Predicted 3D model of a 122-nucleotide RNA (FMN riboswitch aptamer (RFN element)). The coordinates come from a structure-prediction model, not an experiment, and the mean pLDDT is 84. The model forms 100% of the base pairs in the Rfam consensus.
RNA backbone atom coordinates (compact mmCIF):
# COMPACT_ATOMS: atom_id res chain seq x y z
C1' N A 1 0.00 0.00 0.00
C1' N A 2 -3.70 -4.13 -0.45
C1' N A 3 -6.76 -6.96 2.21
C1' N A 4 -9.82 -10.93 6.23
C1' N A 5 -11.51 -10.17 10.94
C1' N A 6 -12.78 -7.36 14.70
C1' N A 7 -15.02 -2.34 17.67
C1' N A 8 -17.15 1.82 17.45
C1' N A 9 -20.16 6.38 15.65
C1' N A 10 -23.38 7.60 12.13
C1' N A 11 -27.27 6.05 9.15
C1' N A 12 -35.20 9.79 5.66
C1' N A 13 -37.47 14.25 4.26
C1' N A 14 -41.98 16.70 3.18
C1' N A 15 -49.33 19.46 4.38
C1' N A 16 -48.29 26.14 4.23
C1' N A 17 -53.14 28.29 1.84
C1' N A 18 -57.64 28.49 -0.20
C1' N A 19 -62.63 24.81 -1.34
C1' N A 20 -66.52 21.37 -0.17
C1' N A 21 -68.32 19.08 4.48
C1' N A 22 -70.92 17.36 10.44
C1' N A 23 -66.49 15.45 10.46
C1' N A 24 -60.30 15.53 5.92
C1' N A 25 -53.03 17.72 7.48
C1' N A 26 -56.68 11.52 3.85
C1' N A 27 -61.37 14.45 -1.05
C1' N A 28 -60.40 18.76 -4.62
C1' N A 29 -57.27 23.20 -6.11
C1' N A 30 -52.27 24.69 -5.84
C1' N A 31 -48.09 23.72 -2.20
C1' N A 32 -44.00 20.26 0.00
C1' N A 33 -39.89 15.69 -0.18
C1' N A 34 -36.39 12.44 -2.64
C1' N A 35 -32.27 6.22 2.01
C1' N A 36 -27.42 3.23 0.12
C1' N A 37 -24.18 1.25 -3.80
C1' N A 38 -23.17 1.67 -9.05
C1' N A 39 -22.85 3.79 -13.86
C1' N A 40 -16.93 7.62 -18.87
C1' N A 41 -20.61 12.96 -15.30
C1' N A 42 -24.01 14.96 -10.21
C1' N A 43 -30.44 9.56 -11.22
C1' N A 44 -36.92 9.46 -6.66
C1' N A 45 -37.99 7.31 -12.17
C1' N A 46 -31.34 3.11 -15.51
C1' N A 47 -28.77 -1.54 -12.75
C1' N A 48 -28.81 -3.32 -8.03
C1' N A 49 -29.79 -3.14 -2.40
C1' N A 50 -32.13 -1.75 1.89
C1' N A 51 -36.88 -0.71 4.02
C1' N A 52 -41.87 -3.18 3.45
C1' N A 53 -45.67 -6.99 2.71
C1' N A 54 -46.31 -12.79 2.18
C1' N A 55 -44.95 -17.76 3.16
C1' N A 56 -42.02 -21.77 5.07
C1' N A 57 -38.44 -22.73 8.88
C1' N A 58 -36.28 -22.00 13.64
C1' N A 59 -32.25 -23.90 18.87
C1' N A 60 -36.45 -17.52 18.48
C1' N A 61 -31.04 -15.53 17.52
C1' N A 62 -32.15 -15.96 12.85
C1' N A 63 -32.43 -18.65 8.13
C1' N A 64 -34.56 -20.00 2.91
C1' N A 65 -38.26 -18.42 -0.74
C1' N A 66 -41.48 -15.14 -2.73
C1' N A 67 -43.76 -10.24 -4.23
C1' N A 68 -41.76 -4.69 -3.82
C1' N A 69 -43.76 2.29 -7.52
C1' N A 70 -42.40 6.23 -11.62
C1' N A 71 -39.91 9.87 -18.15
C1' N A 72 -40.47 11.20 -22.06
C1' N A 73 -38.86 15.49 -25.64
C1' N A 74 -35.06 19.28 -26.63
C1' N A 75 -30.02 21.03 -25.52
C1' N A 76 -24.55 20.50 -24.24
C1' N A 77 -20.72 17.57 -24.29
C1' N A 78 -15.93 12.28 -26.01
C1' N A 79 -19.84 10.78 -22.57
C1' N A 80 -25.48 12.42 -19.08
C1' N A 81 -32.47 8.12 -19.00
C1' N A 82 -27.86 11.60 -14.04
C1' N A 83 -26.06 17.99 -15.99
C1' N A 84 -29.24 22.76 -18.24
C1' N A 85 -34.08 23.91 -19.96
C1' N A 86 -39.92 22.22 -20.72
C1' N A 87 -43.59 18.73 -19.51
C1' N A 88 -45.25 14.61 -16.80
C1' N A 89 -45.28 10.65 -12.98
C1' N A 90 -44.49 7.36 -8.50
C1' N A 91 -44.05 6.42 -3.12
C1' N A 92 -45.51 0.29 2.44
C1' N A 93 -47.72 -1.56 6.88
C1' N A 94 -52.01 -1.03 10.99
C1' N A 95 -54.75 3.09 12.74
C1' N A 96 -58.04 7.46 11.85
C1' N A 97 -65.39 11.12 12.74
C1' N A 98 -63.53 11.07 5.71
C1' N A 99 -59.84 7.59 0.93
C1' N A 100 -52.84 9.74 4.18
C1' N A 101 -45.49 10.25 0.28
C1' N A 102 -46.13 14.83 4.21
C1' N A 103 -50.17 13.34 10.65
C1' N A 104 -50.26 8.91 14.33
C1' N A 105 -48.13 3.57 15.66
C1' N A 106 -44.72 -0.66 15.17
C1' N A 107 -39.80 2.48 15.61
C1' N A 108 -35.47 5.04 22.17
C1' N A 109 -36.39 -0.42 16.51
C1' N A 110 -34.27 -2.78 11.89
C1' N A 111 -31.29 -1.97 7.79
C1' N A 112 -28.76 -0.96 2.44
C1' N A 113 -24.36 1.23 3.91
C1' N A 114 -20.41 5.23 5.36
C1' N A 115 -16.52 6.98 8.52
C1' N A 116 -12.77 6.12 12.32
C1' N A 117 -9.69 3.13 15.01
C1' N A 118 -7.49 -1.67 15.92
C1' N A 119 -5.54 -5.70 13.03
C1' N A 120 -3.97 -12.11 11.06
C1' N A 121 -2.24 -11.56 6.13
C1' N A 122 0.15 -10.31 1.69
RNA sequence: AACAUGUUUCAGGGCGAGGUGAAAAUCCUCACCGGCGGUUAAAGUCCGCGAGCCGCUUUCGGGCGGCUGAACCGGUGUGAUUCCGGUACCGACGGUUACAGUCCGGAUGGAAGAAACAGAUU